[in-house]
RNA sequence: UCUCGACAAAGGCAAAACGGUCGCGAGGCCGUGACGCAAAGCCAAGGGCCAGCAGGAUCAGAUUUGCUGGUAGCCUGGCUGCCGAA
Numbered sequence: 001u002c003u004c005g006a007c008a009a010a011g012g013c014a015a016a017a018c019g020g021u022c023g024c025g026a027g028g029c030c031g032u033g034a035c036g037c038a039a040a041g042c043c044a045a046g047g048g049c050c051a052g053c054a055g056g057a058u059c060a061g062a063u064u065u066g067c068u069g070g071u072a073g074c075c076u077g078g079c080u081g082c083c084g085a086a
Base pairs, nucleotide, nucleotide: 004084005083012037013036017032018031019030020029021028022027035073041079042078043077045076046075047074048071049070050069051068052067053066054065055064056063
């Protein structure tokens, strides 16, 4: 240095819920709060899931195509990073 991840050390982040706010919505942001997390730091490149709009299809239901958006705490992948036991 790389791999790896301790009943180690110093720390870090913050689920749900509630309150406020933005958004058609999924969801985002701020505060309170901790379910958890060795990248739960960053990136929407691939897949999944979620939402909106339009079309096909349809008695209805179910389903389907395209576009747009979201989700990094769904997975894969890329970049960076604290510590140093086995």

The prediction has a mean pLDDT of 89.
Predicted 3D model of an 86-nucleotide RNA (c-di-GMP-I riboswitch aptamer) from a Pirellulales bacterium.
The sequence was found by an Rfam model in a public genome assembly.
Rfam family: c-di-GMP-I riboswitch aptamer. From the family's description: GEMM was predicted in a large-scale screen for bacterial structured RNA regulatory elements.
Lineage of the source: Bacteria > Pseudomonadati > Planctomycetota > Planctomycetia > Pirellulales.